[in-house]
RNA sequence: GCUGCUGUAGCUCAGUGGUAGAGCACUCCCUUGGUAAGGGAGAGGUCGCGAGUUCAAUCCUCGCCAGCAGCA
Numbered sequence: 001g002c003u004g005c006u007g008u009a010g011c012u013c014a015g016u017g018g019u020a021g022a023g024c025a026c027u028c029c030c031u032u033g034g035u036a037a038g039g040g041a042g043a044g045g046u047c048g049c050g051a052g053u054u055c056a057a058u059c060c061u062c063g064c065c066a067g068c069a070g071c072a
Base pairs, nucleotide, nucleotide: 001071002070003069004068005067006066007065010024011023012022013021018055026042027041028040029039030038048064049063050062051061052060
């Protein structure tokens, strides 16, 4: 330098045009003599950045940035 893949909650990941979710972690409550385990509720997101297409974009297109892999 070229090609491909990935980027979504603190962490690990789903979701692939129509209001953004799970597990773990965090906060409160219930249960216990107290822990652990279990149960209930809650908070937490400009979906990497910018532009385009569309009535509507996390999703499609283009550019950029970052990471990983391959080729040279």
Record summary
A computed fold for a 72-nucleotide RNA from Acetobacteraceae bacterium B3987, annotated as transfer RNA. Its mean pLDDT, the model's own confidence on a scale to 100, is 81. The source organism's lineage runs through Bacteria, Pseudomonadati, Pseudomonadota, Acetobacterales and Acetobacteraceae. It matches the Rfam family "tRNA". About the family: Transfer RNA (tRNA) molecules are approximately 80 nucleotides in length.